[in-house]
RNA sequence: CGGGGUGUGGCCUAGUGGCUUAAGGCGCUACGUUCGGGACGUAGAGAUCGGGGGUUCAAAUCCCCCCACCCCGA
Numbered sequence: 001c002g003g004g005g006u007g008u009g010g011c012c013u014a015g016u017g018g019c020u021u022a023a024g025g026c027g028c029u030a031c032g033u034u035c036g037g038g039a040c041g042u043a044g045a046g047a048u049c050g051g052g053g054g055u056u057c058a059a060a061u062c063c064c065c066c067c068a069c070c071c072c073g074a
Stems, first nucleotide, its partner, number of pairs: 001073007010026004018057001028044005050066005
C1' cells in the first nucleotide's frame, strides 16, 4: 500500500429495514430467606448500537467516508 472481517450496557452474545419502548446470560444495586456468607427468589439501574454523512415514510440493520482491532497478500 491492496483485499477481507469485526465493532451493540462493565463483560459475553442475539437482533440483518417497520410488529422492539434494542432482547438474553454473567456482573452490579436494593429487598426477602440465613447468625453471617453463598445460593435462591423479587424488584431495579445501566447501551439511542465505534464516529460522521447519505438512501428511505421508517436504519443497530442498506450505501459512502473516517477511526480502532484482527486475518491474508505485496
This is a predicted structure of a 74-nucleotide RNA (transfer RNA) from a Patescibacteria group bacterium.
Its mean pLDDT, the model's own confidence on a scale to 100, is 80.
It was read from a public genome assembly.
Its Rfam family is "tRNA".
The organism belongs to Bacteria candidate phyla, within Bacteria.